[in-house]
Molecule: c-di-GMP-I riboswitch aptamer
RNA sequence: ACGCGAGAAAAGCAAAACCGUCGUGAGGCGGUGACGCAAAACUACAGGGGCUGCCUGUGGGCAGCCAGCCAGUUGCCGCA
Numbered sequence: 001a002c003g004c005g006a007g008a009a010a011a012g013c014a015a016a017a018c019c020g021u022c023g024u025g026a027g028g029c030g031g032u033g034a035c036g037c038a039a040a041a042c043u044a045c046a047g048g049g050g051c052u053g054c055c056u057g058u059g060g061g062c063a064g065c066c067a068g069c070c071a072g073u074u075g076c077c078g079c080a
Stems, first nucleotide, its partner, number of pairs: 004078002012037002017032006035068001041073003047070002049066007
């Protein structure tokens, strides 16, 4: 360095639900809240997948959303 992930330490993130707000919607943002997470950090024209709206000649097309589905990039700690 790669790999691996404790019954370790330190530091983080924050599901569902509820409230507010934006959006036709998938969903976004803020608050409360913790189900969980060693990448639950970042990347959504540019690998796959899921979801929404519109159109359609029913084959699909177009425009979007999701990174806490896989993936890619970077990265803290260090038992053995």